[in-house]
RNA sequence: AGCCGAUUGGUGUAGUGGUAGCACGCCAGACUCUGACUCUGGAGAUAUAGGUCCGAUUCCUGUAUUGGCUG
Repeated sequence: AGCCGAUUGGUGUAGUGGUAGCACGCCAGACUCUGACUCUGGAGAUAUAGGUCCGAUUCCUGUAUUGGCUG
């Protein structure tokens, strides 16, 4: 330099165009002499800028970060 892949709550990870889900973690409550465990509830995310579309996490383009391949 060229090419390929990945990016979703704090962490890990689903979601092939129509309400963003799960687990752990966090917060509150119940339980308990206290804590842990358990139960119930809650907050919290689509890397970024555009485009296509009635509608985009999803399709297209650029950028950023990261991993790989070729030289």